[in-house]
Context: one part of a larger RNA
Molecule: large-subunit ribosomal RNA, domain II
Organism: Deinococcaceae bacterium
C1' cells in the first nucleotide's frame, strides 16, 4: 500500500413542548394480586372541570380600600387527559475516536545521584630527589654553605584501570550511543566489589533543572476516567419534493453562542394582502449645471489703505511694490447652492400573476464569503487590497464559448432518440460548418507610453505657375567700401548702423574658409528646359521608442487574406437553450405547469432476530461461492449451470449491536 472483518446519532426518565392514533367533561392507574397465553383485577393518587389573595378567607368573582369608586388579576367566550409512535429539547460520557493535564493510592535507588559499613586494585615500569638526620665548612652562639645519606608529593612520564579530547566511519547501524585512530586522569576530592540507606512536588545533585530502572521543568503503575476539548478529523443503503447563509444587535465577544433575518414542514386565513408591470400623485437635494450665499482663485480696470518722497502741524507729492471694498473677463467646492434631473421610495388606481402576504405551532442551517460591473471612502483614481451601497453570479450549476480557466459571454441539465432550429462564438486543416458576395485600407495582424520621422490612403486651407512655375543645368552674383568702433576685424570674433549708386540682378551679407586677406557658396537676376510645384490642418492603416535568462511559437499548421477596420448581403456550422417523438414523477377537479442542487421534508430496498411455522422449501442437494446476453424507476430481485453437503424460510407483522472507502481508523493476509 492492497484486500477481508470490525467501525460513529443510542439507551433511560410516570421529565418538557408538538405532530398522528384511540377515549373524552372527563382521562388515568401506581405498588400490588389472579392468570402464567391474550388479560383481568385494583382508584390509592395525578392532572383537568375557577379564580382571586402574602394569608385567614370568600367565589364568577376576588385582591386593593372608607367605599356599591376606580384599578389589578379573572369569568363571560370551557379541552382536558392516559397511553403508543415519530421528530426536537433537557439530564445523564449522549454521534465516534482524540489531549497535554489534575487528584488519590500503590511499586521502583538489581539504571543512576548521594551517603554509611567491610573488602578489593594501581607493571618486581620509569623520572624528580622536600623535611628531619649524619660528615665537612662557617658563626660568640644562631645563621648559612657543600657533600652523603633518605624518599616527601591531590609531583612528572607511562600500562593495568578510569574516563571521553580532536578526526573519519557507522546514521532501515554489528549496536535505542558504537567501532577505528587520536587524547585527559592513573598514590588519589583515585577506581571498584558485597551489604545497607534515602523517592515523587520528594530525594540526591563539586549545580547540568543533571540523575530517580533506554524520552524527567515533577518517575511508573492502577483508579477518579468514557476528565475536560467553543478544536480537528471521520460518520456507511435508494429515489422524490422545496431549498437557504456567510447580514443587524449584543457577547472577556471576534473561527463560539443567544434573539432578529433568509429555508423547510403542518395548520389557520380569504379578494383584504403579496410580487410585477403601467399611468397619476407626492417626496428629495444626488448627477449635472452655477456662484445668488460660504469659502476658494487667475487677469486688467478703479480707488480706500499701506509703502516712499516732503513735512513742526494741516495739508501735498509719487508708486516699476502690497491691497481691500467696487467693476470687467475667465474660474473652483464631500462638509457651497439661485436651480436641478433621470432613478429610487411613499400613496392611489389599472392589468398580470393566484395564496406567494399574514397568523400560529414543529425543524433547521447560517451569523469566515468570494469574483465581476456600476457609485463612494482608504490606498498611489495600487493591490487577485481594504470598508461600505447596488445589480449579477460562484458559493449551491452540470452543458455551449473564451487554447486550457468557480466568477466573463451565450445558456439553468426529469429520463431516453445514429430527428429538426438556434443563442454566444465560428466556418482553410487540425475541428462540425464559406478557401461567401460587393467596395475599399495595411505589411501588419499575434504586448505598451510619452515622443519621433518627405512610409501610405481619404478630406480640405492656402501660395507660385504657358507673361514658364518647381528641381536641374549655364551665367551673373557688382560700385561707394577694408562702412563706424575695435591690436587685426577686409559681408562672415564682437557692438553699433544697415544707406546710397549702377542694373536683368546682387543682404554694408546664408554658410564654409583666413592670423587678416584670398578662395568655395547661398539669398537674388537672366537664359535653358516644358508641366505642374511648394506650404499648412484634419484623418484611416502603418514605422521607431521595444531589453531575461533550456528552443521558439497566434492554441498548433499555417496564412499576404486564413489580417484590421466601416459598410451592404446571403448561407452554414454551433449547447444538456428551444422544437418534434416516447417515458417517469409532483402538483392541479381539468387544461396544463413544474422537476440542476450543501443544511429540511417524503416514500422505500437490503441485514440479524422473533411471530406467523409441529406450516412450506431443502440429499431427487438448503445456506454459502462462482458465470451469465433476465426483470425492476433506484436501492435490488428472479432463474439456470457448476461449487458446496444440511439446513433456509414465504406473507402479513414486530424489534435493532441494521448498511463503510476514507476517521496518520482497530485486527488480520499479503
Nucleotide at each position: 500500500g492492497c484486500c477481508g472483518g470490525c467501525g460513529a446519532c443510542u439507551u433511560a426518565g410516570a421529565c418538557u413542548a408538538g405532530a398522528c392514533a384511540u377515549g373524552c367533561a372527563g382521562c388515568u392507574u401506581a405498588a400490588g394480586u389472579c392468570a402464567a397465553a391474550a388479560g383481568a383485577c385494583g382508584g390509592a393518587g395525578g392532572c383537568g372541570u375557577a379564580g382571586c389573595g402574602a394569608a385567614a378567607g370568600c367565589g364568577a368573582g376576588u385582591c386593593u380600600g372608607a367605599a356599591u369608586a376606580g384599578g389589578g388579576c379573572g369569568a363571560a367566550u370551557g379541552a382536558g387527559u392516559a397511553u403508543g409512535u415519530c421528530g426536537a429539547g433537557c439530564u445523564a460520557g449522549a454521534c465516534u475516536c482524540g489531549a497535554a493535564a489534575c487528584c488519590a493510592g500503590a511499586u521502583g535507588a538489581g539504571c543512576u545521584a548521594g551517603g554509611c559499613a567491610u573488602g578489593g586494585g594501581c607493571a618486581g615500569g620509569g623520572u624528580u630527589g622536600a623535611a628531619a638526620c649524619c660528615u665537612c665548612c662557617g658563626u660568640g652562639a644562631c645563621a648559612g654553605g657543600a657533600g652523603g645519606a633518605g624518599g616527601a608529593g591531590g609531583a612528572c612520564c607511562g600500562a593495568a584501570c578510569c574516563g571521553g579530547u580532536g578526526g573519519c566511519g557507522g546514521u532501515u547501524g554489528a549496536a535505542a550511543a558504537c567501532g577505528c585512530u587520536u587524547c585527559g586522569g592513573a598514590u588519589g576530592a583515585c577506581c571498584u566489589g558485597u551489604g545497607u540507606u534515602u523517592a515523587g512536588g520528594a530525594g540526591u545533585g563539586a549545580a547540568a533543572a543533571g540523575c530517580u530502572a533506554a524520552c524527567c521543568g515533577a518517575a511508573u503503575c492502577u483508579g477518579g476516567a468514557g476528565a475536560u476539548a467553543g478544536c480537528u478529523a471521520g460518520u456507511u443503503c435508494u429515489c422524490c419534493c422545496c431549498g437557504a447563509a456567510a447580514u443587524g444587535u449584543a457577547u472577556u465577544u471576534a473561527g463560539g453562542u443567544a434573539c432578529a433575518g433568509c429555508c423547510u414542514c403542518g395548520c389557520c386565513g380569504u379578494a383584504g394582502a403579496g410580487a410585477a408591470u403601467g399611468u397619476g400623485u407626492c417626496c428629495c437635494g444626488u448627477a449635472g449645471a452655477g456662484c445668488a450665499c460660504u469659502g476658494a482663485a487667475a487677469a486688467g480696470g478703479c480707488u480706500a489703505g499701506g509703502g516712499u518722497c516732503c513735512u513742526a502741524c494741516c495739508a501735498g507729492a509719487u508708486u516699476a511694490c502690497c491691497a481691500a471694498a467696487c467693476c470687467u473677463u475667465a474660474u473652483c467646492a464631500a462638509a457651497c447652492u439661485c436651480c436641478g434631473a433621470a432613478g429610487a421610495g411613499g400613496c392611489a388606481c389599472a392589468u398580470u400573476u393566484g395564496u406567494u402576504a399574514g397568523g400560529c405551532g414543529g425543524g433547521a442551517g447560517u451569523g469566515a464569503g468570494g469574483a465581476u460591473g456600476c457609485g463612494a471612502g482608504a490606498g498611489c483614481u495600487a493591490a487577485c487590497u481594504u470598508c461600505c451601497g447596488u445589480a449579477u453570479c460562484c458559493g449551491a450549476a452540470a452543458g455551449g464559448g473564451a487554447a486550457a480557466c468557480a466568477a466573463c459571454c451565450c445558456a439553468g441539465a426529469u429520463c431516453g432518440c445514429c430527428a429538426g432550429c438556434u443563442a454566444a462564438g465560428g466556418u482553410c486543416c487540425c475541428c462540425a460548418a464559406g478557401u461567401g458576395u460587393a467596395u475599399g485600407u495595411u505589411a501588419u495582424g499575434g504586448a505598451a507610453a510619452a515622443g519621433g520621422a518627405u512610409g501610405u490612403g481619404u478630406c480640405g486651407u492656402u501660395g507660385c505657375u504657358a507673361a514658364a512655375a518647381c528641381a536641374g543645368c549655364u551665367a551673373g552674383g557688382a560700385g561707394g567700401u577694408u562702412g563706424g568702433c575695435u591690436u587685426g576685424a577686409a559681408g562672415c570674433a564682437g557692438c553699433c548702423a544697415c544707406c546710397c549708386u549702377u542694373u536683368a540682378a546682387a543682404g554694408a551679407g546664408u554658410g564654409c574658409g583666413u592670423a587678416a586677406u584670398a578662395g568655395c557658396u547661398c539669398a537674388c537676376u537672366a537664359g535653358u528646359c516644358g508641366a505642374g510645384u511648394g506650404a499648412c490642418g484634419a484623418u484611416g492603416c502603418g514605422c521607431c521608442g521595444a531589453a531575461a535568462a533550456u528552443g521558439a511559437u497566434c492554441g498548433g499548421g499555417g496564412c499576404u487574406a486564413a489580417a484590421a477596420c466601416a459598410u451592404a448581403c446571403c448561407a452554414c456550422c454551433g449547447a444538456a437553450g428551444c422544437u418534434g417523438c416516447g417515458a417517469a414523477u409532483u402538483c392541479g377537479a381539468a387544461a396544463g405547469a413544474a422537476u440542476g442542487g450543501u443544511a429540511g421534508g417524503g416514500a422505500g430496498c437490503g441485514u440479524u432476530c422473533c411471530c406467523u411455522a409441529a406450516g412450506c422449501c431443502g440429499u431427487a442437494g438448503a445456506a454459502g461461492g462462482u458465470a451469465c446476453a433476465c426483470c425492476g424507476g433506484a436501492a435490488g430481485g428472479a432463474g439456470u449451470g457448476c461449487u458446496g453437503g444440511a439446513g433456509g424460510u414465504a406473507u402479513g407483522g414486530g424489534a435493532a449491536g441494521u448498511g463503510c472507502g476514507g476517521a496518520u481508523g482497530c485486527c488480520g493476509g499479503c